[in-house]
RNA sequence: GCCCUGGUGGUGUAGAGGUUAGCAUUAGGGAUUGUCACUCCCUCGACUCGGGUUCGAUUCCCGACCAGGGCG
Numbered sequence: 001g002c003c004c005u006g007g008u009g010g011u012g013u014a015g016a017g018g019u020u021a022g023c024a025u026u027a028g029g030g031a032u033u034g035u036c037a038c039u040c041c042c043u044c045g046a047c048u049c050g051g052g053u054u055c056g057a058u059u060c061c062c063g064a065c066c067a068g069g070g071c072g
Base pairs, nucleotide, nucleotide: 001071002070003069004068005067006066007065010025011024012023013022018055027043028042029041030040031039048064049063050062051061052060
């Protein structure tokens, strides 16, 4: 330099046009227990950036940035 894949709560991930953006874990609160742990319930918290397409973009297209992989 070229090609491919990815970027979503603190962390790990699902979602591929419209639905309250789902799940696990962390954190906070509660129930249970003589206490702790386990278990159960509740709450908080997220779409990398710019532009385009569209009535509507986390999703499709283009570019940028970042990360990983391949070729040279």